[in-house]
RNA sequence: GGAGUGGACCGGGUGGCCGCCGGCUGCCCCUGUUUCUGGCCGGAUCGGCCGGGCUCAGGGUGUGGCGGGAGGAAAGUCCGGGCUCCGUCGGGCGCGAUGGUGGGUAACUCCCACCGGCCGUGAGGUCAGGGAAAGUGCCACAGAGAACAGACCGCCGCCGGGUUCACGCUCGGCGGUAAGGGUGAAACGGUGAGGUAAGAGCUCACCAGCAGGCCGGGUGACCGGUCUGGCUCGGCAAACCCCAUCGGGAGCAAGGUCAAGCAGGAAGAAGUCCGGCCCUCGGGCCGGCGCGAUGCUGCCCGCAACGCACCAUCUUCCGGGUCGACUGCUGGAGGUGUCGGGUAACCGCCGCCCUAGAGAAAUGGUCACCGCACCGCGGUCCCCCAGGGGGUCGCGGAGAACAGAACCCGGCUUACAGGUCCGCUCCAGUC
Numbered sequence: 001g002g003a004g005u006g007g008a009c010c011g012g013g014u015g016g017c018c019g020c021c022g023g024c025u026g027c028c029c030c031u032g033u034u035u036c037u038g039g040c041c042g043g044a045u046c047g048g049c050c051g052g053g054c055u056c057a058g059g060g061u062g063u064g065g066c067g068g069g070a071g072g073a074a075a076g077u078c079c080g081g082g083c084u085c086c087g088u089c090g091g092g093c094g095c096g097a098u099g100g101u102g103g104g105u106a107a108c109u110c111c112c113a114c115c116g117g118c119c120g121u122g123a124g125g126u127c128a129g130g131g132a133a134a135g136u137g138c139c140a141c142a143g144a145g146a147a148c149a150g151a152c153c154g155c156c157g158c159c160g161g162g163u164u165c166a167c168g169c170u171c172g173g174c175g176g177u178a179a180g181g182g183u184g185a186a187a188c189g190g191u192g193a194g195g196u197a198a199g200a201g202c203u204c205a206c207c208a209g210c211a212g213g214c215c216g217g218g219u220g221a222c223c224g225g226u227c228u229g230g231c232u233c234g235g236c237a238a239a240c241c242c243c244a245u246c247g248g249g250a251g252c253a254a255g256g257u258c259a260a261g262c263a264g265g266a267a268g269a270a271g272u273c274c275g276g277c278c279c280u281c282g283g284g285c286c287g288g289c290g291c292g293a294u295g296c297u298g299c300c301c302g303c304a305a306c307g308c309a310c311c312a313u314c315u316u317c318c319g320g321g322u323c324g325a326c327u328g329c330u331g332g333a334g335g336u337g338u339c340g341g342g343u344a345a346c347c348g349c350c351g352c353c354c355u356a357g358a359g360a361a362a363u364g365g366u367c368a369c370c371g372c373a374c375c376g377c378g379g380u381c382c383c384c385c386a387g388g389g390g391g392u393c394g395c396g397g398a399g400a401a402c403a404g405a406a407c408c409c410g411g412c413u414u415a416c417a418g419g420u421c422c423g424c425u426c427c428a429g430u431c
Stems, first nucleotide, its partner, number of pairs: 001427010012370007020069002023066005028060005035053008071402001075413002078411005083251004087306002089302005095247005100114005115129001116127004130242002135240002137236003152181002154177010189207006208232001210229008255327004264318006273288006294309003334353004339348003372399001374397010
């Protein structure tokens, strides 16, 4: 100097004028209130009415002052919770989710560290990382054959035919074979030797893999060493499935308070009984009543439990009323500094700080200067053979990314003009 890799941060600043939302506070006005007091009236140590002072509370489109007012992702709604309601506990099922080990956390599928696989020279990156000999299924095309498969070309043996003087060549049949060739993404271990009619883990040596034993290291996942063995049965589970672990549901349009307002109707189901009607004498229809064995956010059970709701059930359809105000709504698993513990994520003690709460949705508009980056012109310095490149100064032009809270928080994912800082790796050159 170039190329990479990991992490953190900023993402305009200052001032003037005008305009918004909310908090605190002073004054003014209005209403009420505790108590004191002036006047008037009366049936008179009391009561009523009007006014004033003090205190307190509420209100005001009144008027001043002092603070505050969008994000690193506010986005996606993908995970996890806090919180609210469904009612309380336990069990089972269904459905869904996760998947190496250890730690962090309120919790997680997130974060940290480590183990293993794959990629990279490396720093590093990435993994939906348990099971394929529990079962089912798939692997196109090609190929003989794609999982305990397979004989196309071949190799060997035997028999027969043709040709030849013979060797040899060629054709057919039967048997053996999977070492060689071919097909394919992948063909049921690799290399070498022996053995065989020819071959094959058929046998042996070494290696890889698989299953197991022992020793050592580690909290563990695992790693290393050594021994034995049958010789060796692919891939896909983000295929169904099996195993282990976890999960009740619905959600701020949750929920709570106040105010206001209406109107119920029809059909079906369950089901002892009563009345009426019909009838093929089994029963059916209509009406009433009653059954506490009715209901309580996936289903079932314990459970006819306990508690609550309701005075009465459940399902579907049609119709009416309310779509107003307040609250939930911001002090938090909050932020931040030193120190200590820990490899780290993070945790602890102490100190300091309060940083939006809108309600159809507020923080904006305008002017000026400065800064940032881009383009053009000019001067100057350095490097360079020319061309050109870099630094610095001046002038002019034009621009400024992704993008707006809505109950709150911890993450993940996605988007982002331009810029700053720190660590590490590789290459080239110089000292």